[in-house]
RNA sequence: CCGUGCUAGGCGGGGAACUAGCGGUGCCCUGAACCUGCAAUCCGCUCCAGCAGGGCUGAAUCCCCUCCCGAGGUCCCCGAUCCCGACAGCCGCCGCCCGUGCGACGUCGAGGACCGGGUCCCGCGCAGCGGCGACUCGUGAACCGUGUCAGGUCCGGAAGGAAGCAGCACUAAACGAUCUUCGUCGGGUGCCGCGGAACGGCCUGGUCUGAGUCGCUCGGACGGAUGGGCAUCGGGAAGACCGGAUCGACGGAGGGUGCACGG
Repeated sequence: CCGUGCUAGGCGGGGAACUAGCGGUGCCCUGAACCUGCAAUCCGCUCCAGCAGGGCUGAAUCCCCUCCCGAGGUCCCCGAUCCCGACAGCCGCCGCCCGUGCGACGUCGAGGACCGGGUCCCGCGCAGCGGCGACUCGUGAACCGUGUCAGGUCCGGAAGGAAGCAGCACUAAACGAUCUUCGUCGGGUGCCGCGGAACGGCCUGGUCUGAGUCGCUCGGACGGAUGGGCAUCGGGAAGACCGGAUCGACGGAGGGUGCACGG
């Protein structure tokens, strides 16, 4: 150096979490990697740290170590962004005052003062409208309404008398019409009258006085409300980007690791 047969080892690894610690099931990353059973209210173990059973490979592309790269994970720092609350500093909003500018009205009388009327409310009256009732007219009872009651019936010797159906006339209840008159009740009725209340606003008439009044814009001072925007403070959610630390798969480089027999 070659061949044969073995053995250690290997047949996935890593992160977080769990755990005294390790490994596994479960989650995530890597990427292709023997099978069966167990396991989160967990399962199996003890620093050579899954257990039990079976199979394959086997001293090197494959096993072990170191370094590089680096998917991904974890931790720290910072606090972007969003929500809620407080405050009232600035802007915005409202009121009042002062001033600038513009416009309108005004000696054919601005504004003001005084007197009066209306608008609003209450009561009464009047008118009108509507309902109801009375009045008027019409209809209106087989018998149990009225009057008259033919015929017929009854009493009577007779004279005469009695009850009474139909018919006719009338009427009660009721129904209808008329709306003239009267009564009563009612109202989103009224260019109405009287009295009251109110006296503020608006409209309007009269008298007196006699030059301002109003609107808009801009600026300023004061006061106020709200929480719209910004700022400040407090709380909460989110915890991103940048930066730092650490573990680190896949991949790359270097090194290391047997036994027996035969040639």
This is a predicted structure of a 263-nucleotide RNA (Bacterial large signal recognition particle RNA) from a Chloroflexota bacterium. It matches the Rfam family "Bacterial large signal recognition particle RNA". From the family's description: The signal recognition particle (SRP) is a universally conserved ribonucleoprotein involved in the co-translational targeting of proteins to membranes. The family's RNA type in Rfam is non-coding RNA gene. The organism belongs to Chloroflexota, within Bacteria. Its mean pLDDT, the model's own confidence on a scale to 100, is 78.